A computed fold for a 125-nucleotide RNA from Winogradskyella psychrotolerans, annotated as SAM riboswitch aptamer (S box leader).
The source organism's lineage runs through Bacteria, Bacteroidota, Flavobacteriia, Flavobacteriales and Winogradskyella.

RNA sequence: AUGUUAUCAAGAAAGGUGGAGGGAUUAGACCCAUUGAAGCCUUAGCAACCCUUAAAUUUAUUAAGAAGGUGCUAAAUUCUACUUAAUUAGCGAUUCAUUUAUCGACUAAUUUAGAUAGAUAACCC
Numbered sequence: 001a002u003g004u005u006a007u008c009a010a011g012a013a014a015g016g017u018g019g020a021g022g023g024a025u026u027a028g029a030c031c032c033a034u035u036g037a038a039g040c041c042u043u044a045g046c047a048a049c050c051c052u053u054a055a056a057u058u059u060a061u062u063a064a065g066a067a068g069g070u071g072c073u074a075a076a077u078u079c080u081a082c083u084u085a086a087u088u089a090g091c092g093a094u095u096c097a098u099u100u101a102u103c104g105a106c107u108a109a110u111u112u113a114g115a116u117a118g119a120u121a122a123c124c125c
Base pairs, nucleotide, nucleotide: 003123004122005121006120007119008118013043014042015041016040017039021032022031023030026081027080028079029078044073045072046071049069050068051065052064053063054062055061077117082114083113085111086110087109088108089107090106091104092103093102094101
């Protein structure tokens, strides 16, 4: 590398250097950026995955903490894409004199849930 498990709408920025891009990837949208992007360095902070302490011990957990190993510090993983369901609108079919009602291998929008992809941690290797 691959794989397994968990989490991903909360939280937390200043300085130096650098000098034009950046927001993972493809497409679209939107946004950040010469009032200084990415990258790198320093300091600070957030969080609590590993960890520490106490309790409990049926091995499932609970509470507190932050010395150390990671991580993170614009916007939900910035949003959308694929699937399911619901609602609304359209379209079509059936019914009715009309209003209407019912249905749908159809279309669009919105919302919910999930999938894919990705990120991080711990384990595996």